[in-house]
Molecule: small-subunit ribosomal RNA
Organism: uncultured bacterium
C1' cells in the first nucleotide's frame, strides 16, 4: 500500500439462552448416472512393494593392443587371355586385451518418528574421476596373461590342461622441485586438542604412449590452487497415545589399542559407576520429509498425486568385491520364497525403466513414431547409444476457448398444457422474409520450431495457419422446482408405491411420490457419491466457558513450578533499532511481453513474516549488588468462644429387678387386632442396677480448614481477633505429583448394650402390600484400637490481593464525646445476617462476605444415550474404591422465564351443588324410544353430560327413503336444438295384482294463411340420485352458559414470549360501582332499551258490562258507559325520602310512603372461544361414483319382528282413598271438506237432526272442590294389564297393524336394593281443559288455568363455575405425561 470478516433451519403452545445436528461455499491424480459437437494446454494403478509372457531402457572406443575377415589397388607366378595363385598395400567390420562410462539419467513410497527431512551453523577431524590454472617431468629394462591353436568335461550354462604374442595391461631400477614420515631450529597465528610459513639433515615413494608429413594435438607421472560433487559433527523445529512410568551392560564416561577418507564405544583391553525420563524417557501405533497445494478474512486446518530438492528402496534377508565415487535396479557372493529349463548331474530369473499381460478394484491409457530439438555417455572426429527426452494416440479426467446460427416476422396459426369456458400459457417462440458460414466436410496454399559464414539435417506433419466452394445446412443436455434455495399447475396413486441433506411428505382434493405440461439454474457437460477446509468463536493465541445449561477438586499442609512491594546501581538472557548472510528454482502476487483470446508460457520486481552473525538502546521483564517497610512474620498486653484431647463428676428421664398398697384390664389406632396381664400388669410408693443422651440458658448467636462441636469441673493444647509499633526486612502468592484429616453407614479384634432399631417374626390395611400403622425385635447405634475415603461432602459459588454508593441488625475488640458512675451518641478493626444503588447476567438473581472491576496460580467442561459401565491399572480384609474408554444409537437433551390447562395445593365467591325439606326414578303392568338379536326388509342419522316420548307437529295405502316380485330408459321432473305428426282430454271394453299395454267412440284455439300456441313420436344435449364423503363446506343448532368474562388503541415495563389496564381495598346478581394505583382511554358482553303479568290515568264503548230506572225465565230487552273487561296511549320505582354502618365514596341495613322496594315476577336477547360436537337425510354446495340404473313407475312386504338390556313416561299399589247420587267455579286456544247447539234413538261409542257462526255475537268446554251415602284394611267395591264376545268411527282398504264403547275376564303390584332425580312461591306436589299435528289415532309435545305447600342453620363436604396465587418434567394440556415387565 493494497485486499479483507455474511448466514439459514431445526429442542417450544410461544420466548431468550445453552447446546449439538444439517444446509448454503471452494477444491479433487476421483469413480457413479444420464448425455456428449470441435480445439488449446495439463493430467492419467490413489487398491497387491501381487506375479510377470514378448520387444527395447549402456554403452562407446581400431587416434591403447595382437589376432581374424577383407571391398578395392599394385605387383609376380601359372597358364585352358580371363581364370586361379603368391607377395605387398588396404577402407571398413570386428569376438579378446585395455580405457573411459555404467554410482548419471529413469522408477517407487515398502521401511524409516530418524542428525530422515527442514533450518542456520561447524569440519584447525574429512575425501573429491572428468574440469579449470599454476609449478615440475616422462630415463632405461623385463616378465606374462587373454584372443588364437591343439587336447578335453558338460545336456545345458559353463569350463580344465599345454603352448604362442602386443599394448596407454603387470612389476623393479634410476630422477625428486614439490610431495610423505621422524628430529630438531626459527618466525607467526588461533578455539581447547593445535595450525600455518621459512631453512636444515635423514628415509621413501613417478611415468605410456597415440595420431599426424610436421607444426601440432590428445593423452601420462607428481605436488600446489580451484569448482563440483560427497561424508562428518551440533543448535532449534517435525504425529498420536501415560488405560505405556521407569529405561539402559557397550549401556555412560576414562586411559591405550584397532579401525576409517575423517571424529567418536565404531571396534576391542582394563578401570570407574555411570547415562536418559513427568520439559514425558522406554514402549505401542501410525508415517517417507521439504519447497509448496487446498481451505480460511486472518491465525490456522488438512494434504504431500503431478513440478523441483532431499532421504530410503530395487523379489526377502544379509556380504563384501571392483572404483575417485555402490556396499550398486537392468554387478558378484550366500541363505529363503517362487517361477523356468534339464539328460536329474545341475543349471538359469528378477518390469517399484518404458509398452504390454494376468490379479486385485469402484477405477486409471500404446507391446506407437523420432533422436529433429534440449540434455547424456564414449569418441580427436564422423559418429553410435539413449522407451531420458521431443510427438503423437486413447479417455469430458481437470482447467481454459468457440459453436449449435443472427435480423426481422401476430392471423399473437396448429398443436400440448391448464380453465372460472371468457380465456391463458408455451410464445417471435414456429412457419415465412432476408442475412452470416465459427465448427464439422471438400479442393487449393503453406510455415516458425534450424542455432555458428555457407550448405545440409523436421518425428510431429502436409499439422497449425492462408485462401476458395456448398447450404442454416450436420452438433443440446442435465438437475431442480414444500422451507431452507431461484423455480407451480393438472392427472394417477391413497401410510401403498415411493420421497428424503436436515425439517419431513404420502391414510382421496399431494406446488414433497410417479407422468406431463410450464417454470428456474448451469450448460458440452449436468448431478450423485466419498474425501478435505469452511461456516464451527463447536478446543476460543487471535477468540468460550463452570451458582442454575456440560463444568470448582470434600478440606487443608506442602514440593517442583508459574506469579510476585519501595528505591538506587551494574549486565543485557527476553525486548527494541540498524545492518550483514541466507531463506534454491518453480509457484502465489504486481508489471510488462507471447500464442487471433483464454487457459498456458516468458521476462522483471516485490515478498518468503524465518533462521544466524554483528551493532547499538536500557524504559519493562531477567540477574547482581546495596538498601527501605506499607506485604509477611516475630514480641508484649488484653478479652471472646459447644475449638481439640484425656481424666473426673452431676441431675431428669426410660429400661429392668427387690419389696409393699391394689385390681382387671392394660396397650396401641382412623378403627382395630397382635402383645402384656388373675403365676396379680397398667397405676402409684419406697429401694437398688445399668447404659446413653444432656431439657430450660438457645439466638439466620458463637468456633473450627472442612466434616463437625453443647450438662459440669481440671490438666494438655491449637487457632483467630483488637491495642502497642520493639524486632526481621519480601521471608510473599498459588499449588501438578506428596503427606494428612474427612458424616453417616460398613469392616476387623476385644469390651458395652439402657432406649432406638435395618434384618426378621406377627397383626392390620388393601385386589395383593415383601410398603405407609401398630406389637415384638438382632446387627447396629456406645467405648478402645485399625480399616474404609465416599455424600444434594451445597453457598450446588477454588485460593489469595487491590478498587468500587449507601442503609439496617447482631457478635467480639479499641477509641471520642459526655459524667462521680451506668446510660446515649459518635468513629473504627474483625466476624456473621437483611435490604439496595451503579454494574454483572440468558433470565432468576449477584451486589464490599460479588455471581462487578482487575491481577497471579490450581481445578474442571465440549450434545444426549450407552456410562461413571467394560476392560486394564493402582488401592482396599471384604464391600467397593481411584482412574476410566469404544460399538451402537438419538435430533435433541437441558436452563430460566411467559401464557394456558391441572393439583386428593391455599385463599375468597357463587349456583337447588350440599344441607334442610316435599315429590319421585330405580321394583309391578303397560307406552315409548334405542341397544342386541332375528330377518328378503326389520331404511337412515342422533352416542356421557350435552344420543335414548331424540329428526318424526302423529309409518294401515300414500309418507318411505328398506325387501320382493312386475315394468320403463332423453326418463316421474326442467331447458334448447333438428325432423315428424296433430292432438289434448274424457268416456266404455279387454288383458293383468297394479303400473303397464290394447281397441272403440266422442272431441280443436288464434292466424296476416306461411304458422303460432300446446301436445304427442324419434334424435341429441341433458335430466335424475334420501348414493359417498359434515375429517372439503356455507348455513342452522346444541353444550360449557345468561357463566362475567374476552378483547384493543397510545402509553409504560420487558433482550423477548409477554405483562401493565383487567391485579389491590371495599362492593354488587354482574369486569356493578366507589378508591387507590404507569396507566389513559375504548370495544364486544353484564345492565337498560323490547314483550307480557301486576296498579292508576286517560280515550273508546260492541258481540263486553249492569250501580242506579223500567223489563224478563235469563243483561233478555230499553237505557246506560259508573264499574268489570276488551285494546291504544301515558303515569309509576329512582336507593327518590328518613335513619343507622362505611372512608365525607360506592353501597348496605332498617323504615316510611306505596298496588309494587331495591334487577318488582316472567320472556326474548347467549361476547371472544372451545367440542375436526351434530346435521350433505331440510335446504344449498366442492370432489368423488352411479346412467337399460345407486334414476323412476307399479303392487305386496318391512319400518309395528322379541330369550333379553337400558332411558322416558302414564296407572297404580288405596280410607288425604274408590265408588254412587246431587253439586259449583276457569283461563288460553281452535272452528266452513269445520265447530257443531235445541231435539230425538241407543247402557255408551255413536248416529239422526240440523238452529246458530269465518266468530270478545254462534260451537267446543273442566276437574279436582262441595254435599250426602256406601266400602273398613282385604290382592278388597284397590289396582285395571290380559283375553273373549258384540258393536261404534274414520278411510278404496282396519289380517299383519287404527282409535273407540258395552259386557264378560280381573294379571303384576301391599310403596320398591345398590344408586339416583326435579324443585326455593303462586313454585313443588296435585286436578283438569285446549291447541298443534291429522282422514282416523296422543300416557308424547306446546300452552293454560284450578287447589296449592314444606323448608333453607349454614358453605365443613361432593359436582360445576369465577378471582388471585403457588408448584409442575403436562401444551392432544391429568382421559396429560412416564417407569418397569412380558410379547
Nucleotide at each position: 500500500c493494497c485486499c479483507u470478516u455474511a448466514g439459514a433451519g431445526u429442542u417450544u403452545g410461544a420466548u431468550c439462552c445453552u447446546g449439538g445436528c444439517u444446509c448454503a461455499g471452494g477444491a479433487c491424480g476421483a469413480a457413479c448416472g444420464c448425455u456428449g459437437g470441435c480445439g488449446g494446454c495439463g493430467c492419467g494403478c490413489c487398491u497387491a512393494a501381487c506375479a510377470c509372457a514378448u520387444g527395447c531402457a549402456a554403452g562407446u572406443c581400431g587416434a591403447a593392443c595382437g589376432a581374424g575377415c577383407g571391398a578395392g589397388a599394385g605387383a609376380g607366378a601359372g597358364c585352358u587371355u580371363g581364370c586361379u595363385u603368391u607377395c605387398u598395400c588396404g577402407a571398413g567390420c570386428g569376438a579378446g586385451u585395455g580405457g573411459c562410462g555404467a554410482a548419471c539419467g529413469g522408477g517407487u513410497g515398502a521401511g524409516u518418528a530418524a542428525c530422515g527431512c527442514g533450518u542456520g551453523a561447524g569440519g584447525a577431524a574429512c575425501c573429491u574421476g572428468c574440469c579449470u590454472c599454476a609449478a615440475a617431468g616422462a630415463g632405461g629394462g623385463g616378465g606374462a596373461c587373454a584372443a588364437c591353436a591343439g587336447u578335453u568335461g558338460g545336456a545345458a550354462a559353463c569350463g580344465a590342461c599345454u603352448g604362442c604374442u602386443a599394448a596407454u595391461a603387470c612389476c623393479g631400477c634410476a630422477u625428486a622441485a614439490g610431495c610423505c614420515c621422524a628430529c630438531g631450529g626459527g618466525u607467526c597465528g588461533g578455539c581447547a586438542u593445535c595450525g600455518a610459513c621459512c631453512a636444515g639433515a635423514g628415509g621413501g615413494a613417478a611415468a605410456a604412449g597415440g595420431a599426424g608429413c610436421a607444426a601440432u594435438c590428445c593423452g601420462c607421472u607428481u605436488u600446489g590452487a580451484g569448482a563440483u560433487g560427497g561424508c562428518c559433527u551440533c543448535g532449534c523445529g517435525u504425529c498420536u497415545g501415560a488405560u505405556u512410568a521407569g529405561c539402559u551392560a557397550g549401556u555412560u564416561g576414562g586411559u591405550g589399542a584397532g579401525g576409517u577418507a575423517a571424529c567418536g564405544g565404531c571396534u576391542c583391553a582394563c578401570c570407574a559407576a555411570g547415562g536418559c525420563g513427568a520439559c514425558g524417557a522406554u514402549c505401542a501405533g501410525u508415517a517417507g520429509c521439504c519447497g509448496a497445494a487446498c481451505u480460511g478474512a486472518g491465525a490456522g486446518g488438512u494434504u504431500g498425486g503431478a513440478c523441483g530438492g532431499c532421504c530410503a528402496c530395487a523379489u526377502u534377508g544379509g556380504g563384501a568385491c571392483u572404483g575417485a565415487g555402490a556396499c550398486a535396479c537392468g554387478g558378484c557372493c550366500c541363505a529363503g520364497a517362487c517361477u523356468c529349463c534339464u539328460a536329474c548331474g545341475g543349471g538359469a530369473g528378477g518390469c517399484a525403466g518404458c509398452a504390454g499381460u494376468g490379479g486385485g478394484g469402484a477405477a486409471u491409457a500404446u507391446u506407437g513414431c523420432a533422436c529433429a530439438a534440449u540434455g547424456g555417455g564414449g569418441g580427436a572426429a564422423a559418429c553410435c547409444c539413449u522407451g531420458a527426452u521431443g510427438c503423437a494416440g486413447c479417455a469430458a479426467c481437470g482447467c481454459c476457448g468457440c459453436g449449435u446460427g443472427a435480423a426481422g416476422g401476430a392471423a399473437g396459426a396448429a398443436g400440448g398444457c391448464c380453465u372460472u369456458c371468457g380465456g391463458g400459457u408455451u410464445g417471435u417462440a414456429a412457419a415465412c422474409u432476408u442475412c452470416u458460414u465459427u465448427g464439422a466436410c471438400a479442393g487449393g496454399g503453406a510455415a516458425c520450431g534450424a542455432a555458428g559464414a555457407c550448405a545440409g539435417u523436421g518425428a510431429c506433419g502436409g499439422u497449425a495457419c492462408c485462401c476458395u466452394g456448398a447450404a442454416a445446412a450436420c452438433a443440446a443436455g442435465c438437475c431442480a422446482c414444500g422451507g431452507c434455495u431461484a423455480a407451480c399447475u393438472a392427472c394417477g396413486u391413497g401410510c401403498c408405491a415411493g420421497c428424503a441433506g436436515c425439517c419431513g411428505c404420502g391414510g382421496u382434493a399431494a406446488u414433497a411420490c410417479g407422468u406431463a405440461g410450464g417454470u428456474g439454474g448451469c450448460a458440452a457437460g449436468c448431478g450423485u457419491u466419498g474425501u478435505c477446509c469452511g461456516g464451527a468463536u463447536u478446543u476460543a493465541c487471535u477468540g468460550g466457558g463452570u451458582g442454575u445449561a456440560a463444568a470448582g477438586g470434600g478440606c487443608g499442609c506442602g514440593u517442583a513450578g508459574g506469579c510476585g512491594g519501595g528505591u538506587c546501581u551494574g549486565c543485557a538472557a527476553g525486548u527494541c533499532a540498524g545492518a550483514u548472510g541466507u531463506g534454491a528454482a518453480a509457484u502465489a502476487c504486481c508489471g510488462a511481453g507471447g500464442c487471433u483470446u483464454a487457459a498456458c508460457u516468458u521476462c522483471g520486481g516485490a515478498a518468503c513474516u524465518g533462521c544466524a552473525u554483528c551493532u547499538g538502546a536500557a524504559a519493562c521483564u531477567g540477574u547482581g549488588g546495596a538498601u527501605c517497610u506499607u506485604g509477611a512474620g516475630u514480641a508484649c498486653u488484653g478479652g471472646a468462644g459447644a475449638g481439640g484431647a484425656a481424666a473426673g463428676u452431676g441431675g431428669a428421664a426410660u429400661u429392668c429387678c427387690u419389696a409393699g398398697u391394689g385390681u382387671a384390664g392394660c396397650g396401641g389406632u382412623g378403627a382395630a387386632a397382635u402383645g402384656c396381664g388373675u403365676a396379680g400388669a397398667u397405676a402409684u410408693u419406697a429401694g437398688g442396677a445399668g447404659g446413653a443422651a444432656c431439657a430450660c440458658c438457645g439466638g439466620u448467636g458463637g468456633c473450627g480448614a472442612a466434616g463437625g462441636c453443647g450438662g459440669c469441673u481440671u490438666u494438655c493444647u491449637g487457632g483467630a481477633c483488637a491495642g502497642u509499633a520493639a524486632c526481621u526486612g519480601a521471608c510473599g502468592c498459588u499449588g501438578a505429583g506428596g503427606c494428612g484429616c474427612g458424616a453417616a453407614a460398613g469392616c476387623g479384634u476385644g469390651g458395652g448394650g439402657a432406649g432406638c432399631a435395618a434384618a426378621c417374626a406377627g397383626g392390620a390395611u388393601u385386589a395383593g402390600a415383601u410398603a405407609c400403622c401398630c406389637u415384638g425385635g438382632u446387627a447396629g447405634u456406645c467405648c478402645a484400637c485399625g480399616c474404609c475415603g465416599u455424600a444434594a461432602a451445597c453457598g450446588a459459588u477454588g485460593a489469595a490481593u487491590a478498587c468500587u454508593a449507601g442503609g439496617u441488625g447482631u457478635a467480639g475488640g479499641g477509641g471520642g464525646u459526655a459524667u462521680a458512675a451506668a446510660c446515649u451518641c459518635c468513629c473504627u478493626c474483625u466476624g456473621u445476617g437483611c435490604c439496595g444503588c451503579a454494574g454483572u447476567u440468558a433470565a432468576c438473581a449477584c451486589a464490599a462476605u460479588a455471581a462487578g472491576u482487575a491481577u497471579u496460580c490450581c481445578a474442571c467442561c465440549u450434545g444426549g444415550g450407552g456410562a461413571g459401565u467394560a476392560c486394564g491399572a493402582c488401592c482396599g480384609c471384604a464391600a467397593g474404591g481411584u482412574u476410566g474408554a469404544a460399538a451402537c444409537u438419538c435430533a435433541a437433551a437441558g436452563g430460566a422465564a411467559u401464557u394456558g390447562a391441572c393439583g386428593g395445593g391455599g385463599a375468597c365467591c357463587c349456583g337447588c351443588a350440599c344441607a334442610a325439606g316435599c315429590a319421585g326414578u330405580g321394583g309391578a303392568g303397560u307406552a315409548u324410544g334405542u341397544g342386541g338379536u332375528u330377518u328378503a326388509a326389520u331404511u337412515c342419522g342422533a352416542a356421557g353430560c350435552a344420543a335414548c316420548g331424540c329428526g318424526a307437529a302423529g309409518a294401515a295405502c300414500c309418507u318411505u327413503a328398506c325387501c320382493a316380485a312386475g315394468g320403463c330408459u332423453u326418463g316421474a321432473c326442467a331447458u334448447g336444438g333438428c325432423a315428424c305428426u296433430g292432438a289434448a282430454u274424457a268416456c266404455a271394453g279387454a288383458g293383468g295384482a297394479a303400473a303397464c299395454u290394447u281397441u272403440g267412440u266422442a272431441g280443436g284455439c288464434c292466424u296476416u294463411c306461411g304458422g303460432g300456441a300446446c301436445a304427442g313420436u324419434g334424435u341429441u344435449a341433458c335430466a335424475g340420485g334420501u348414493g359417498g364423503u359434515g375429517c372439503a363446506u356455507g348455513g342452522u343448532u346444541g353444550u360449557c352458559g345468561u357463566c362475567a368474562g374476552c378483547u384493543c388503541g397510545u402509553g409504560u415495563c420487558g433482550u423477548g414470549a409477554g405483562a401493565u389496564g383487567u391485579u389491590g381495598g371495599g362492593u354488587u346478581a354482574a369486569g356493578u360501582c366507589c378508591c387507590g394505583c404507569a396507566a389513559c382511554g375504548a370495544g364486544c358482553g353484564c345492565a337498560a332499551c323490547c314483550c307480557u303479568u301486576g296498579u292508576c290515568a286517560u280515550u273508546a264503548g260492541u258481540u263486553g258490562c249492569c250501580a242506579g230506572c223500567a223489563u224478563u225465565a235469563a243483561g233478555u230487552u230499553g237505557g246506560g258507559c259508573a264499574c268489570u273487561c276488551u285494546a291504544g296511549u301515558g303515569a309509576g320505582a329512582c336507593u327518590g325520602c328518613c335513619g343507622g354502618u362505611g372512608a365525607g365514596a360506592a353501597a348496605u341495613c332498617g323504615g316510611a310512603g306505596g298496588a309494587a322496594g331495591g334487577u318488582g315476577g316472567g320472556g326474548a336477547c347467549g361476547a371472544c372461544g372451545u367440542c375436526a360436537a351434530a346435521u350433505c337425510a331440510u335446504c344449498a354446495u366442492g370432489c368423488c361414483c352411479u346412467u337399460u340404473a345407486u334414476g323412476u313407475c307399479u303392487u305386496g312386504g318391512g319400518c309395528u319382528a322379541c330369550a333379553c338390556a337400558c332411558g322416558u313416561a302414564c296407572u297404580a299399589c288405596a280410607a288425604u282413598g274408590g265408588c254412587u247420587a246431587u253439586u259449583a267455579c276457569a283461563g288460553a286456544a281452535g272452528g266452513c271438506a269445520g265447530c257443531u247447539a235445541a231435539g230425538g234413538a241407543g247402557u255408551a261409542a255413536u248416529c239422526c237432526g240440523g238452529a246458530g257462526c269465518g266468530a270478545a255475537u254462534c260451537c267446543c268446554c273442566a276437574a279436582a272442590g262441595a254435599u250426602a251415602g256406601u266400602c273398613c284394611c282385604a290382592g278388597u267395591u284397590c289396582g285395571g294389564a290380559u283375553u273373549g264376545u258384540g258393536g261404534g268411527c274414520u278411510g278404496a282398504a282396519a289380517c299383519c297393524c287404527g282409535c273407540c264403547c258395552a259386557c264378560a275376564u280381573g294379571a303384576a303390584g301391599u310403596c320398591g336394593g345398590a344408586a339416583u332425580u326435579g324443585c326455593u312461591a303462586g313454585u313443588a306436589a296435585u286436578u283438569g281443559c285446549a291447541g298443534g299435528u291429522c282422514a282416523g289415532c296422543a300416557u308424547a309435545c306446546u300452552g293454560c288455568a284450578g287447589u296449592g305447600a314444606a323448608u333453607a342453620c349454614g358453605u365443613u363436604c361432593c359436582c360445576g363455575g369465577g378471582u388471585c396465587u403457588u408448584g409442575c418434567a403436562c401444551a392432544c394440556a391429568c382421559c396429560g405425561c412416564c417407569c418397569g415387565u412380558c410379547a